[in-house]
Order: sequence, then C1' cells, then structure tokens
RNA sequence: UUUCAGCUGCGGGAUGGAGCUCCCGCCUAACCGCCGCGCAUACCGGCUGAUGGCUCCUGUCGACAC
Repeated sequence: UUUCAGCUGCGGGAUGGAGCUCCCGCCUAACCGCCGCGCAUACCGGCUGAUGGCUCCUGUCGACAC
C1' cells in the first nucleotide's frame, strides 16, 4: 500500500416523523420514480406513491355516513 474477515460507527434506499426489519454504501460513494415521442441525459405529453417492506403519526387526495 492492497485484499479479505470480524467488531463498531455513520450514511443511503423518487415528498415529512417514529419503531421494527431487509438491502446497499464508506465520500471515487450508496441514492436521485415510471411510460410515450425522440439521436438524446434535451423538449413536449401522460401516470403511481408521504413505506425498500410492515405498523403508527402528520399532511394531502377520493368515496360514504353523521
């Protein structure tokens, strides 16, 4: 200096917070949604979702009842 393993820490997983859990990354990062048109990562048009997953809260949208 490089590689591997273990322990520990931190960060990330398309819009907020928390718990549990899974995965990824170690700043050279992980991550930054999808579809159509298009040479294109540009332009234009369209679509889903506050979760990576589960649960709760907050916000938002739709329907029904009081």
Fluoride riboswitch aptamer (crcB RNA motif) from a Vulcanimicrobiota bacterium, 66 nucleotides, folded computationally.
The sequence was found by an Rfam model in a public genome assembly.